[in-house]
Annotation
Predicted 3D model of a 74-nucleotide RNA (Fluoride riboswitch aptamer (crcB RNA motif)) from a Vulcanimicrobiota bacterium. The sequence was found by an Rfam model in a public genome assembly. Lineage of the source: Bacteria > Bacillati > Vulcanimicrobiota.

């Protein structure tokens, strides 16, 4: 110096907040702040697309919170 695994830190999983747990991504350019990458950006009809129509849901899983709605009480 140069490949490779590791572990740590950062990001991200269709709408908010956290707790734990799981998956993914972690490159480059610069020179201490930023610039451009990855990972991410829900589903169904239809159409070459794209436009148009339809439908779930604040979870990647759990679980508390909070927004929004609905029903029943009081």
């Nucleotide at each position: 110096u140069u490949c490779g695994c590791a572990c740590a830190g950062g990001g991200c999983g269709g709408u908010g907040g956290a707790g734990u747990c799981c998956g993914c991504c972690u490159c480059g350019c610069a020179g201490c702040a930023g610039c451009g990458a990855a990972a991410c950006c829900g589903c169904c009809c239809c159409u070459c697309g794209a436009a148009g129509g339809g439908c779930c849901g604040a979870u990647g899983a759990c679980u508390c919170c909070u927004c929004u709605u609905u029903c029943g009480c009081c």